This is a predicted structure of a 1397-nucleotide RNA (small-subunit ribosomal RNA) from an uncultured bacterium. It matches the Rfam family "Bacterial small subunit ribosomal RNA". The prediction has a mean pLDDT of 83.

C1' cells in the first nucleotide's frame, strides 16, 4: 500500500468478497517447560452443607462452663510435715456462656435488573445545608431521681417463640443547676452577590455531661475552627424511531402554612393560567454511565469483562425504625411467589459474599491454605474477627521468554516418489558415523528476599509524649524461587495450506459421481480446485476453523462524495421561522487568538530510567484533550450607533408581445334538416365485407340549423414563473425590456413547515352536444386476434361551479450572485431620421478556445471557476409494494418498510455479428431460355426393417454411383465351426539337431492341419562359420476405445477480395487511423484527396495447355514439285501438316469520344487472336471442437490359450417400406433394315491380336506383325435408299423360360456376355427443384484405370454434331465496402417474457 468479481474486450459507476489486527471466547486436532496475567458473557434461574461480623471484663449485674486459690469432708501412700486423686462451700481470683450498656454492622465483598435520568462525566454554586470516629482551640464535669434484662418463681407451645409476677446495677433512662454559644427581637458600624451576611451591644426563653481504671492514663459534655465523607442546584455533554405532534391539574406561578439537615409544589389551603415542544416535548423500543479497551494515519467507529471511580439493586413489591449516616445484602413490618418444617393450631427461609450443587448452554475453576504481609471493626493493650487480603489448586484462555540440540560428515547408500527411464532428478548433511555441548530432564546437597516491628529494654531529641536508632517474638506460600555436584542427546513437533487472491506442484485414484468453496469457481476419462501419495510453503507448542468489532470502505464522504445519461434537482412560484448577506467609521469584546491560574484522581497510553538472567510484567519520573477563571490583543465574524450609494425598490419617458379575464363579431369547414337536379351504386380497403341506397343514395345547386375549431400569415419567432398560450375587435387586469438619474438608503439572496397555481385523463351538480372517440357491437385478417384495418357507437371532448393534485410535469440540468477567448444569425429597445453601419442592455439558437467530464458531450443561457441557501442519492430485486396515518364523494394520492433472494444490476464508449434498417456492387442469384429431377421400370447408394452376421465410416448446405480405381474364394474388418499360443511375419540372445531344400509321394481330414519321410549331404585340418529347424527368453499382434488428447491430409464459406504489420499520429482505455471519401476495375485493381508513410500475405503475374507466326531437325509422321505404284508402297523432297525444342506475339500500344487520372466507350484500325483470347494448376488471416484413430502416423486407456492368428462355410448381394444419385423410355426431330463416310485421348507382352476357318452368335482353332508416330484396337450421331402410320405399336425393353459362350481350384447363395422365345410399368409426370452464357447446353460415340472375370447405366478422359437467351436488378438465395439501431458476443438456431410440469 490494495486485489478479486458485471465485459469479446475498455473506461466509469457500484455492491459483494479477501489479505490485517482485536477477544473474558467456543471448537476439530495436536502437546515439553516457566513466568505474567485471566476465567458463567447463558436463567437478575433455583439452591444442600460450611464458612463471610463481630468486638469490649479497663461501662455493669452477675457465675453456666474451664483454671486456680482458701476452708470443709471422707479417701489412698506415708509415722509425720505433705503429696495425689475425688467431694462440698466461697465470685476470692485468672476469666467468661448468657444479659444490659458501647462502638461497628451504612465498610469491606457481588451483581448489573432498573434507569434515557442532573443517573453518569465535566465544570461551577450552596448568603440554602449535614458530617460518628480523627486533629486543633476554649470552658465545664454540681446535685438528684424513676426503671429493666439477666438471674429467680409460675405458666402456654409440637416448634419457633412466648406471657405473669418478684428483686437489682451500670458509661441505661430521666430531672434540676449552670451557659462562652444556638434561637427571637431592638439599637450601631462595616461588607457584599437579589433574598442578605458579618462585628459590637441590650433583652427574653429553652438546651449539657459518666464515670472506669494495673495511677500510666482511657473516656464524658458545650461551643467554634480544621479535614474527611456526605447532601443539594445550575451551564455543557450524554441512543434509536416523526410510520410517536402535541403533552401537561400540582399541571406552571404567586401568598401563607406544614414539613426538611437544608432548598423547592416537597405537602396543603387560596389565587393566577400558565408551563413544555419540529433546537423534538410526550410516547414506544434499546441501555448502567466513565477512567478506559480494540482498531484506524487522523477524524472517526465499535466495545464498556478483569483494575479504579460514581450509581442502581439484594426473591418480587410496598413502608418505615434505629442511628451521624440506610429507607440498611447476611435488620424489622406488611402484601405475594416458591422451598422448607409441623402434632395442621402454626412457624422457617432468601449465595447478585467465597467455594460448592442442579439447571440452562458451544463455553468459564477447589465444598483448599493463613491471618505471615497489606487494610478494616472492637479494645488502653495483649488480642479477637475478617472467603477483605495474601497464596497455592485446575484450564495452552492469552501475553511473553525457553527447549526440542551444535559442528563435521557423500560411494550424495538403501528406500519412498518423479521423469525425456542402460540414466537422471528429489527426500538430502537429512540419516548412519566422529567429535562437543547440558539449557531442560532425573538423582543428590545447599538454599532465600517477601519482617517492617509488638510487649519490653537500652540510647538520642525536644516540652509531660511522640518521633528516631539499636535490641527483641513471629512465614501460609515452601524446602517454593535459587544455587551447586553427577548423568547423558539422553525426556520433548505438530497443525494448516499449496488454481487466482496468497508463499508453495507433480503422481495416481474418481469421472457433474464422491466431493471442494471467503469471492471468482473446480468435478462430465489427461482434475496443479475432490481423495490419497511425494514433495513444498506458512505458523509452531501451537495450528486452523467459527462467531463478534475495527479497518481496507473517501460504501454517510468535517477531514473527505455526489445528483444531464450511472441512485439521486421538489412540476411551478410566494414567503414566516431559519441560514447566509454591499461600503465607510466609532464603539463593546460575544465569537475568535495569546499568556497565566485552577481543575483534568489513580491505574492506563506516550517518553525516558531502573527491578526481576531477557520480555511479558513492575517501580521511578514526565506529558495532554477539554471544562473553569482572569489578564490583554481587536484584523474577521457578532452586538450597538453614525453615515454611504454600487445591491434592491419606487418615480419619470418610451416600447413589446398567440401574457390573463371577460363581451361581442366573422368566414371556411363538417353534421343534419328542407327542396331542386339526376341515377345505380356509394363507400370503404393490401383485398373485402359489415353499413348506407330504387321508400332515389352517393355526387351537384339552393336555403336552414347547430356545435366545434380558428387554413394561410407560421419562423431555430413571440409572451408566460411552470402548466401553458394563435381568426377579428372591445373592456378590464398584469408583466418584461430599454432610458433616463428625481426618490428611499442594504429596505437582499434563499427558503423546511405554510398558502396559492398546477397539461391530459378523472369525479359532482346544471347545461350543451357538429365532430372525433374509450367502453360496447357488426365485419374482416389470423391457428386464435377480446387487437392493428373497416363500418356503426355511449361516456367524454365544449361551456359554468366545485373536487382531485398527478405526467418523458424534460433541457431528464433548482434558486441566486461574480468572474473567465472568439465567430456568425435572431427579436425588443437606445445609438438624431432609417430594418444602413460600428456599439451597448436585455432575450432566443449556432459552433468552438481555455477548463470540465467516465466519456457522450457542456462550453458568457456551462454539465467551467467560486460563494450561499433549499431539495434529494448510497447495490439490484422484492417495491413505490405491505401495514400504519393524513387527504379525497370515488378513482386514487402522499408518507413508506421488513422478511426472503441475487452477485451482480447500471452508465458511456469500442470490435463483431445480427436487422422482414438504409446507401453502393457481385455471382446462372433472379429474370430471359435450352434440356433434365420430381410419375414408370432397372442399376446403385441411404435411412429403415429384418438377420447368427447382414462389419465400419461419412448424415443440412459441405453424408447418400461417398471411403471402393472394381465383396464369387481371397479382399473382409461381421457370423458359424474347426485349430494354434515365440504365435501369419521380423530382430537379438541361448541351447540342441541338421547342409539347404518351393522337403516329393502317400495316409486321415471340410481345410488348416497332423502323420509318413524318398531324393540329397555347404565351407573348414579343427575350433568353428553360413542357413534351416527345434526349444526357451527378450521385443511381438490388435481395422480394440478416443478425431472431443493429435500430426498430416482434406471438404466448405470462396478464386470470395479481403486479412494484417511496423513506425508515427488520435484516444484514459478497449481501439482508431493506415483499410475512409470520390472515380474506376474481375481484384485493398489502380488514380485523386488525405495525420499518415511504407511493408507483408492475398489479387494479378510468373507455370501447363488452347489459337498465329518464324527458327532448328525431319523418322515410325508428311507428299506441293520429279518418277513409280493396288497403296507415301518405292526413290526422292524439307515446301507443307505434324511432332518436338527454342522463339516471336496483345501492351489500352495507336486513332477518335469522355476523363485531373486511373479508365471508359467504338461493328474504329491493324492483327490468328482486343481488352483477363479460352481452360487448368495455384486456395489469404480465419470459421465449423466439419471428416478421417478403418490409408499412415502418434499420447492415453484397454485385450494376451485371445478384442491376437490360421481354416472350412456363410454374410457385406437379406426386403411391407422411404430417400438421393443414375440409365433406359414413353416414339414418327422417331423405330427397324441394306449401303456409304468423317476422329480424338489413349492403351498393349500372363499383352493387343491383323489375317484366315468355324458357329445364327456370345466365342472357339490357328496366326502376321507389334514393348510401338512403324503393328493392333479403331467411331456413333450423320447422309443416301426402303419399311412402319400414332397404335400400349415394327415404341419400350422389364421380368421370367430354354440353350449356349467366357473367365476362374470353385459362377447354388453371387459373374458378365450371346441365341431363341416371353413382352411388365410407360403415351412427357404433383406441390417442388437441378444444371448451363458458346465451341457452352443439349446430343452422339470412343479410351483408359482398378481388374482372372464382373454386376461400370459409376469415375477420369476424348473427340463428332452443335443451339437458344440476358430486358435489367424491384423480388428469392449467398457475398463484398459503407452507415444506423441493438437489452445479442456459445454472436438470432441469440436474447428475452408469461403459462404449465
Nucleotide at each position: 500500500a490494495g486485489a478479486g468479481u458485471u465485459u469479446g474486450a475498455u473506461c466509469c459507476u457500484g455492491g459483494c468478497u479477501c489479505a490485517g489486527g482485536a477477544u473474558g471466547a467456543a471448537c476439530c486436532u495436536u502437546a515439553g517447560c516457566g513466568g505474567c496475567a485471566g476465567g458463567c458473557u447463558u436463567a437478575a434461574c433455583a439452591c444442600a452443607u460450611g464458612c463471610a461480623a463481630g468486638u469490649c471484663g479497663a461501662g455493669g449485674g452477675g457465675c453456666a462452663g474451664c483454671a486456680g486459690c482458701g476452708a470443709g469432708g471422707a479417701g489412698u501412700a506415708g509415722c509425720a510435715a505433705u503429696a495425689c486423686a475425688c467431694u462440698u462451700c466461697g465470685g476470692c481470683u485468672g476469666g467468661c456462656g448468657a444479659c444490659c450498656g458501647g462502638c461497628g454492622c451504612a465498610a469491606g465483598g457481588g451483581u448489573g435488573c432498573g434507569u434515557a435520568a442532573c443517573g453518569c462525566g465535566u465544570g461551577a454554586g450552596c448568603a440554602a445545608c449535614a458530617u460518628g470516629c480523627c486533629c486543633g482551640u476554649a470552658u465545664c464535669a454540681g446535685g438528684g431521681a424513676c426503671a429493666u434484662a439477666a438471674c429467680c418463681g409460675g405458666u402456654g407451645g409440637a416448634a419457633a417463640c412466648g406471657c405473669c409476677g418478684c428483686c437489682u446495677a451500670a458509661u441505661u433512662u430521666c430531672c434540676c443547676a449552670u451557659a462562652a454559644c444556638a434561637u427571637g427581637u431592638g439599637a450601631a458600624g462595616a461588607g457584599g452577590c437579589a433574598u442578605c451576611u458579618c462585628u459590637u451591644u441590650a433583652u427574653a426563653u429553652u438546651g449539657a455531661a459518666a464515670g472506669a481504671u494495673u495511677c500510666g492514663u482511657c473516656g464524658g459534655a458545650u461551643a467554634c475552627g480544621g479535614a474527611u465523607u456526605g447532601g443539594u442546584u445550575c451551564g455543557c455533554g450524554u441512543g434509536a424511531u416523526a410510520u410517536u405532534a402535541g403533552c401537561u391539574a400540582g399541571u406552571u406561578g404567586g401568598u401563607g402554612a406544614g414539613g426538611u439537615a437544608a432548598c423547592g409544589g416537597c405537602u396543603c389551603a387560596c389565587c393566577a393560567a400558565g408551563g413544555c415542544g419540529a433546537c423534538g416535548a410526550u410516547a414506544u423500543c434499546u441501555a448502567g454511565g466513565g477512567g478506559u479497551u480494540c482498531u484506524g494515519a487522523g477524524a472517526g467507529g465499535a466495545a464498556g469483562g478483569u483494575c479504579c471511580c460514581c450509581c442502581a439493586c439484594a426473591u418480587u413489591g410496598g413502608a418505615a425504625c434505629u442511628g451521624a449516616g440506610a429507607c440498611a445484602c447476611g435488620g424489622u413490618c406488611c402484601a405475594a411467589a416458591c422451598u422448607c418444617c409441623u402434632a395442621c393450631g402454626g412457624g422457617a427461609g432468601g449465595c447478585a459474599g467465597c467455594a460448592g450443587u442442579g439447571a440452562g448452554g458451544a463455553a468459564u475453576a477447589u465444598u483448599g491454605g493463613u491471618c505471615a504481609a497489606u487494610g478494616g471493626u472492637c479494645g488502653g493493650a495483649a488480642g479477637a474477627c475478617u472467603g477483605a487480603a495474601c497464596c497455592a489448586g485446575c484450564c495452552a484462555u492469552g501475553c511473553c521468554g525457553c527447549g526440542u540440540g551444535a559442528a563435521g560428515g557423500a560411494u550424495u547408500a538403501a528406500g519412498g516418489c518423479c521423469c525425456u527411464a542402460u540414466g537422471g532428478g528429489u527426500c538430502g548433511u537429512a540419516a548412519a558415523c566422529u567429535u562437543c555441548u547440558u539449557u531442560u530432564g532425573u538423582a543428590c546437597g545447599g538454599g532465600a528476599g517477601c519482617a517492617a516491628u509488638a510487649a519490653g529494654g537500652c540510647a538520642u531529641a525536644c516540652g509531660a509524649g511522640u518521633a528516631u536508632g539499636c535490641c527483641g517474638a513471629u512465614g501460609a506460600g515452601a524446602g517454593u524461587a535459587c544455587c551447586g555436584u553427577a548423568c547423558g542427546a539422553a525426556u520433548a513437533a505438530g497443525c494448516a495450506u499449496c488454481g487466482g487472491c496468497u508463499a508453495a506442484c507433480u503422481c495416481c485414484g474418481u469421472g457433474c459421481c464422491a466431493g471442494c468453496a471467503g469471492c471468482c469457481g473446480c468435478g462430465g476419462u489427461a482434475a496443479u480446485a475432490c481423495g490419497g501419495a511425494g514433495g513444498a510453503u506458512g505458523c509452531a507448542a501451537g495450528c486452523g476453523u467459527u462467531a463478534u468489532c475495527c479497518g481496507g470502505a473517501u460504501u454517510u464522504a468535517u477531514u473527505g462524495g455526489g445528483u444531464u445519461u450511472a441512485a439521486a434537482g421538489g412540476g411551478u412560484g410566494c414567503g414566516c421561522a431559519g441560514g447566509c448577506g454591499g461600503c465607510u467609521u466609532u464603539u463593546u469584546a460575544a465569537g475568535u487568538c495569546a499568556g497565566u491560574g485552577g481543575u483534568u484522581a489513580a491505574a492506563u497510553c506516550g517518553u525516558g530510567a531502573c527491578g526481576c538472567u531477557c520480555a511479558a510484567c513492575g517501580u521511578c519520573a514526565u506529558c495532554a484533550c477539554g471544562c473553569c477563571a482572569u489578564u490583554g490583543a481587536u484584523a474577521c465574524u457578532g452586538g450597538a450607533g453614525a453615515g454611504c450609494u454600487u445591491g434592491a425598490u419606487u418615480g419619470c419617458g418610451g416600447u413589446c408581445g398567440a401574457g390573463g379575464u371577460u363581451u361581442g363579431c366573422g368566414g371556411a369547414a363538417u353534421u343534419c334538416g328542407u327542396u331542386g337536379u339526376g341515377u345505380a351504386g356509394c363507400g370503404g380497403u393490401g383485398a373485402a365485407a359489415u353499413g348506407c341506397a330504387u321508400a332515389g343514395a352517393u355526387a351537384u345547386g339552393a336555403c336552414g340549423a347547430a356545435g366545434a375549431a380558428c387554413a394561410c400569415c407560421g419562423a431555430u419567432u413571440g409572451c408566460g414563473u411552470a402548466g401553458g398560450c394563435a381568426g377579428c375587435a372591445g373592456a378590464c387586469c398584469a408583466g418584461g425590456c430599454c432610458g433616463u438619474a428625481a426618490a428611499u438608503g442594504a429596505c437582499g439572496c434563499u427558503c423546511a413547515u405554510g398558502c396559492a397555481c398546477g397539461a391530459a385523463a378523472g369525479u359532482g351538480c346544471g347545461g350543451g352536444g357538429a365532430u372525433c372517440a374509450a367502453a360496447c357491437a357488426g365485419g374482416a385478417u389470423u391457428a386464435g386476434a377480446u387487437a392493428c384495418c373497416c363500418u356503426g357507437g355511449u361516456a367524454g371532448u365544449c361551456c359554468g361551479c366545485a373536487c382531485a393534485g398527478u405526467a418523458a410535469a424534460c433541457g431528464a440540468u433548482g434558486a441566486u450572485a461574480a468572474c473567465u477567448a472568439a465567430c456568425c444569425g435572431u427579436u425588443g429597445g437606445c445609438g438624431a431620421u432609417a430594418u444602413a453601419c460600428a456599439g451597448u442592455c436585455a432575450g432566443u439558437g449556432g459552433c468552438u478556445a481555455a477548463g470540465c467530464g467516465a466519456a457522450a458531450g457542456c462550453g458568457a443561457u456551462a454539465a467551467g471557476u467560486u460563494a450561499u441557501c433549499c431539495a434529494c442519492c448510497u447495490g439490484g430485486g422484492g417495491a413505490g409494494u405491505a401495514c400504519g396515518u393524513u387527504c379525497g364523494c370515488a378513482a386514487g394520492a402522499a408518507u413508506g418498510a421488513a422478511a426472503c433472494u441475487c452477485a451482480a444490476a447500471g452508465g458511456a464508449a469500442u470490435u463483431g455479428a445480427c436487422g422482414g434498417g438504409g446507401g453502393c456492387c457481385c455471382g446462372c442469384a433472379c429474370a430471359a431460355g435450352c434440356g433434365g429431377a420430381g410419375g414408370a421400370a432397372c442399376a446403385u447408394g441411404u435411412g429403415g426393417u429384418u438377420u447368427a452376421a447382414u462389419u465400419c465410416g461419412a448424415u443440412g448446405a459441405u453424408a447418400c454411383g461417398c471411403g471402393a480405381g472394381g465383396a464369387a474364394c481371397c479382399u473382409u474388418a461381421c457370423c458359424c465351426g474347426g485349430g494354434c499360443u515365440c504365435g501369419a511375419a521380423c530382430g537379438g540372445c541361448u541351447g540342441g539337431u541338421g547342409a539347404a531344400g518351393a522337403g516329393a509321394u502317400c495316409c486321415a481330414g471340410a481345410g488348416a492341419u497332423g502323420g509318413u519321410g524318398a531324393c540329397g549331404u555347404c565351407c573348414g585340418c579343427a575350433a568353428g562359420g553360413a542357413c534351416a529347424c527345434c526349444a526357451g527368453u527378450c521385443g511381438a499382434g490388435g481395422u480394440g476405445c478416443u478425431g472431443c488428447a493429435u500430426g498430416g491430409u482434406u471438404g466448405u464459406c470462396g478464386u470470395c477480395a479481403g486479412c494484417u504489420c511496423g513506425u508515427g499520429c488520435c484516444g484514459u482505455g478497449a481501439g482508431g487511423u493506415g483499410u475512409c471519401g470520390g472515380c474506376u476495375u474481375a481484384a485493398g485493381u489502380g488514380c485523386c484527396a488525405u495525420a499518415a508513410c511504407g511493408a507483408g500475405c492475398g489479387c494479378a503475374a510468373c507455370c501447363c495447355u488452347u489459337u498465329u507466326c518464324c527458327g532448328u531437325a525431319g523418322u515410325u509422321a508428311c507428299c506441293a514439285u520429279c518418277a513409280u505404284u493396288c497403296a507415301g508402297u518405292u526413290g526422292g523432297g524439307g515446301a507443307c501438316u505434324c511432332u518436338a525444342c527454342g522463339g516471336a506475339c496483345a501492351c489500352u500500344g495507336c486513332c477518335a469520344u469522355c476523363g485531373u487520372a486511373a479508365g471508359a466507350u467504338g461493328u474504329g484500325a491493324g492483327g490468328a487472336a482486343g481488352g483477363a483470347u479460352g481452360g487448368g494448376a495455384u486456395g489469404a488471416c480465419g470459421u465449423c471442437a466439419a471428416a478421417u484413430c478403418a490409408g499412415c502416423a502418434c499420447g492415453g486407456c484397454c485385450c494376451u490359450u485371445a478384442c491376437g492368428u490360421c481354416c472350412g462355410g456363410g454374410g457385406c448381394g437379406a426386403c411391407a417400406c422411404a430417400c438421393g444419385u443414375g440409365u433406359u423410355a414413353c416414339a414418327a426431330u422417331g423405330g427397324g433394315c441394306a449401303g456409304g463416310a468423317c476422329a480424338g485421348c489413349a492403351a498393349g507382352g500372363a499383352u493387343c491380336g491383323a489375317g484366315g476357318c468355324g458357329g445364327u452368335g456370345a466365342c472357339g482353332c490357328u496366326g502376321a506383325g507389334g514393348g510401338a508416330a512403324u503393328c493392333u484396337c479403331c467411331a456413333a450421331a450423320c447422309c443416301u435408299g426402303c419399311u412402319c402410320c400414332c397404335a400400349g405399336u415394327u415404341c419400350g425393353g422389364a421380368u421370367c423360360g430354354g440353350a449356349g459362350u467366357c473367365u476362374g481350384c470353385a459362377a447354388c447363395c453371387c459373374g458378365a456376355c450371346u441365341c431363341c422365345g416371353u413382352g411388365a410399368a410407360g403415351c412427357u409426370g404433383g406441390a417442388u427443384u437441378c444444371g448451363c452464357u458458346a465451341g457452352u447446353a443439349a446430343u452422339c460415340g470412343c479410351g483408359c484405370a482398378u481388374c482372372a472375370g464382373c454386376c461400370a447405366u459409376g469415375g477420369c478422359g476424348c473427340g463428332g454434331u452443335g443451339a437458344a437467351u440476358a430486358c435489367g436488378u424491384u423480388c428469392c438465395c449467398g457475398g463484398g465496402c459503407c452507415u444506423u439501431g441493438c437489452a445479442c458476443a456459445c454472436a438470432a438456431g441469440g436474447c428475452c417474457c408469461g403459462u404449465c410440469a